Background
A computed fold for a 132-nucleotide RNA from an Actinomycetota bacterium, annotated as c-di-AMP riboswitch aptamer (ydaO/yuaA leader). Lineage of the source: Bacteria > Bacillati > Actinomycetota. Model confidence (mean pLDDT): 77 of 100. It was read from a public genome assembly, where an Rfam model found it.

[in-house]
RNA sequence: CGAGACAACCCGCCGAAGCGCACGAGCGCGCCGGGGACCCAGGUAACUGGGGCGAAUCCGACGAGAGUCGGUAGAGGACCUUCUCACCCUCGAGCCCGUCAGCUAACCCGGUAGGCGGCAGAGAAGGAGUUG
Numbered sequence: 001c002g003a004g005a006c007a008a009c010c011c012g013c014c015g016a017a018g019c020g021c022a023c024g025a026g027c028g029c030g031c032c033g034g035g036g037a038c039c040c041a042g043g044u045a046a047c048u049g050g051g052g053c054g055a056a057u058c059c060g061a062c063g064a065g066a067g068u069c070g071g072u073a074g075a076g077g078a079c080c081u082u083c084u085c086a087c088c089c090u091c092g093a094g095c096c097c098g099u100c101a102g103c104u105a106a107c108c109c110g111g112u113a114g115g116c117g118g119c120a121g122a123g124a125a126g127g128a129g130u131u132g
Base pairs, nucleotide, nucleotide: 010118011117012116013115014114018029019028020027021026030112031111032110033109034108035107040102049100050097051096052095053094058071059070060069061068062067074091075090076089077088080126081125082124083123084122085121
């Protein structure tokens, strides 16, 4: 001097998963999810029960299978938010309920985790804060 790694602060990303009070289990606000009438939709039985969270569905090829690969509905991405244009990158999982649940006012029951990143196009509108 350079490369790499780790830690803290700050800022940011996916997600509902933030803020405050306690400082002790927890509580409150905010945000999020589920159950639950009339009406409406609908029925019953059998078959291969049915259902929820989530963007995460569906198709094809190979394989004895496990699985692998390609595509796809859909989803995310740069520092306040939204819209438009452009470019590229990425995800397209997993888990839960347990024979039971359509919608659903009142009402009832829960969650508020986890995992990552650090120079990154432009235009317009709106808004917030700080300083003078």